A computed fold for a 72-nucleotide RNA from Fimbriimonas sp., annotated as transfer RNA. The RNAcentral record of the sequence draws on ENA. Its Rfam family is "tRNA". Its family is annotated with triplet codon-amino acid adaptor activity in the Gene Ontology. Its mean pLDDT, the model's own confidence on a scale to 100, is 82. Taxonomically the source falls in Fimbriimonas (Bacteria, Armatimonadota, Fimbriimonadales, Fimbriimonadaceae).
RNA sequence: GCCUCCGUAGCUCAGUGGCAGAGCAUUCCCUUGGUAAGGGAAAGGUCACGAGUUCGACUCUCGUCGGAGGCU
Numbered sequence: 001g002c003c004u005c006c007g008u009a010g011c012u013c014a015g016u017g018g019c020a021g022a023g024c025a026u027u028c029c030c031u032u033g034g035u036a037a038g039g040g041a042a043a044g045g046u047c048a049c050g051a052g053u054u055c056g057a058c059u060c061u062c063g064u065c066g067g068a069g070g071c072u
């Protein structure tokens, strides 16, 4: 220098055009004599950034940045 993949909640990841989700973690409640375990609820997001396509973009296209791998 070139190619491929990845970037979504504090962490690990789903979501492949139509209201952004799960598990763990956090807070509160129930249960217990008390704890652990269990059950319920809540909070938490610039979907890396910018532009384009579209009635509508986390999703498709282009560019930038960052990470991983490969080739030379």
Base pairs, nucleotide, nucleotide: 001071002070003069004068005067006066007065010024011023012022013021018055026042027041028040029039030038048064049063050062051061052060